Predicted 3D model of a 248-nucleotide part of an RNA (large-subunit ribosomal RNA, domain VI) from a bacterium.
Rfam family: Bacterial large subunit ribosomal RNA.
The coordinates come from a structure-prediction model, not an experiment, and the mean pLDDT is 86.
[in-house]
Context: one part of a larger RNA
RNA sequence: CGACGAAACUUGAGGAUACGCUUCCUUAGUACGAGAGGACCGGGAAGCACGAAUCUCUUGUGUACGAGUUGUCCUGCCAAGGGCACUGCUCGGUAGCAACAUUCGGCGGGGAUAAGCGCUGAAAGCAUCUAAGCGCGAAGCUCCAUCCAAGAUUAGGUUUCAUAGGCUCCUGGGAGAAUACCAGGUUGAUAGGUCGCAGGUGUAAGGCCCGUAAGGGUUUCAGCCGAGCGAUACUAAUAAGCCGUCGC
Repeated sequence: CGACGAAACUUGAGGAUACGCUUCCUUAGUACGAGAGGACCGGGAAGCACGAAUCUCUUGUGUACGAGUUGUCCUGCCAAGGGCACUGCUCGGUAGCAACAUUCGGCGGGGAUAAGCGCUGAAAGCAUCUAAGCGCGAAGCUCCAUCCAAGAUUAGGUUUCAUAGGCUCCUGGGAGAAUACCAGGUUGAUAGGUCGCAGGUGUAAGGCCCGUAAGGGUUUCAGCCGAGCGAUACUAAUAAGCCGUCGC
C1' cells in the first nucleotide's frame, strides 16, 4: 500500500516440525534341533539420545542484598561510618536467567506401495504372480498429530458496531536493538513511594553488666534488606491535539 470503514473471532490453499534407539522380564528353555544352541508372534518394565515447556525441588549465577575481614585515606578525636585496593578478599543469597534440575513427548491407526509372497489367467489346449484383472506386504511414502499461515493479489468467512475506531503524548512491562506487542492513563493500582507479608543475612547502633585488655553477655530470632506477593491515590500517568467513518 492492497483487500469499499472498524473491532473481535475464525477457515485453511500452502509451508514447517515430529514420528529415534537399546536392554531386561514374560510367552518359553516352548517351536525348531541328534546335540550345542535357541526363536517368530504377543504382553510388560526400565533406560539412552533428542525435543518442548517450566523454575516447585537440586545446583549455578546473582558487581544496586546481608555479614565477616586486611591495608590505607577521609568524616577533628573515641566510637560509628564512607572511599580505594579485580565486586579488595571471603562467606551466604531474593527475583530473574539457566541446566547439572523437574514435568511431558514421539502412542496408535487408515491409504497407496518396494523387494517379496500369492489368486485367477491366456498368448503357448499344458504350465505360468502378468500380458487384461484382483490381493497381501516395510523403521520408508502419504493422511490423521503439533506449529505458522488470506501478499491464498483467487487478498476468504462469521458476528457486532458505524460520528465507529485509531494515533500522537504519558506511566510501565511476563514485551523489546529502534519499531512492534502487551498492561494502564484519575470512572485509575501502570510505575515509584509508604505499609504489611514472604524471603535473604544472622543478633545492628546506643545503653547496661563482666573483664586491666583483646573481648564476652544482655537489651535482640535483632538490625538492615534489589527485583517477589498483596494493600494503599501520597507522587507521576494532566490537559489537549490529529487521522478517520456513515457518504458524495